[in-house]
Context: one part of a larger RNA
Molecule: small-subunit ribosomal RNA, central domain
Organism: uncultured bacterium
RNA sequence: CUGGGUGUAAAGGGAGCGUAGGCGGCCUGCCAAGUCUGAUGUGAAAUACCGGGGCUCAACCCCGGGGCUGCAUUGGAAACUGGCAGGCUGGAGUGUCGGAGAGGCAGGCGGAAUUCCUAGUGUAGCGGUGAAAUGCGUAGAUAUUAGGAGGAACAUCAGUGGCGAAGGCGGCCUGCUGGACGAUGACUGACGCUGAGGCUCGAAAGCGUGGGGAGCAAACAGGAUUAGAUACCCUGGUAGUCCACGCCGUAAACGAUGAACACUAGGUGUCGGGGAGCGAAGCUCUCCGGUGCCGCAGCAAACGCAGUAAGUGUUCCACCUGGGGAGUACGUUCGCAAGAAUGAAACUC
Numbered sequence: 001c002u003g004g005g006u007g008u009a010a011a012g013g014g015a016g017c018g019u020a021g022g023c024g025g026c027c028u029g030c031c032a033a034g035u036c037u038g039a040u041g042u043g044a045a046a047u048a049c050c051g052g053g054g055c056u057c058a059a060c061c062c063c064g065g066g067g068c069u070g071c072a073u074u075g076g077a078a079a080c081u082g083g084c085a086g087g088c089u090g091g092a093g094u095g096u097c098g099g100a101g102a103g104g105c106a107g108g109c110g111g112a113a114u115u116c117c118u119a120g121u122g123u124a125g126c127g128g129u130g131a132a133a134u135g136c137g138u139a140g141a142u143a144u145u146a147g148g149a150g151g152a153a154c155a156u157c158a159g160u161g162g163c164g165a166a167g168g169c170g171g172c173c174u175g176c177u178g179g180a181c182g183a184u185g186a187c188u189g190a191c192g193c194u195g196a197g198g199c200u201c202g203a204a205a206g207c208g209u210g211g212g213g214a215g216c217a218a219a220c221a222g223g224a225u226u227a228g229a230u231a232c233c234c235u236g237g238u239a240g241u242c243c244a245c246g247c248c249g250u251a252a253a254c255g256a257u258g259a260a261c262a263c264u265a266g267g268u269g270u271c272g273g274g275g276a277g278c279g280a281a282g283c284u285c286u287c288c289g290g291u292g293c294c295g296c297a298g299c300a301a302a303c304g305c306a307g308u309a310a311g312u313g314u315u316c317c318a319c320c321u322g323g324g325g326a327g328u329a330c331g332u333u334c335g336c337a338a339g340a341a342u343g344a345a346a347c348u349c
Stems, first nucleotide, its partner, number of pairs: 003321004007303002012317001014201004021194003025088007033081002035077008049065006091191001092188003095184004103177007110154001115149007125136002162169002206247006215241002220236004258316006266294013298305002322349003331342004
């Protein structure tokens, strides 16, 4: 390279939007670039292949044949791809009606709890552990009552519940705002799918500036434990955790499973919506969209997957190609830095 693969063996980009490109529904007509077919020219000879012959054979040489899969010109075909024109509604989108939701952003409000402060009651302990000690307390702690301050998080509801592209989202109210779903079948008429580059979003930690700081708590200090104990346990405690703005751009960013479409037994929960029936808090049948479990065919090395596929097919992207060296070195780009992205080789088994 031809291939074969990517849930767990190496391998799905963290996620979305989208450029180029690739691919693309049904019908009719025309064109003839791809495609198919005929003819003509060319495709030198030698070589190679087939048949025959000459040197005693062979190598070698000679003759004949087919072929040289190609290119060009020209005549034709029109199913498929493509181009042009016209039409269609099933893909896609719009409109109208409707309900569901921790989807996002901003503002306001609330109660419980922890801590601290003030005051009252009250007295000798409290706290902590395997046991202790450090620590706090007669300058009155712990406990308890009342009042106040401040920050952070929102018990129950809560659910293999819901929403979001992913990261993620949970007290209540208001405003602004995104998406999905059901019903209807009015409108547009292939407007679609994917997506190298690119752009945007992206947990936690970390960084910059300024605030804030209750609890928790890297670092750090002390007490224990221990042979030691730079730990596990305890008492403290600073960054940080919170807010605003700006960076960082990573993760077991996981379903370790890229996106889209179609097809392929059933059963049983649950969430959102619709239809029909039934002496209706509900039940039965049924249609669509989510989210779980079980299970057939099929797939799979097995585990398992199984209409939410890891089945059967089509399209596009990304990625893998023995282990170590190594996600390292060098170079480049980005970053304030930390570092991130890209990403080898020698050598070795």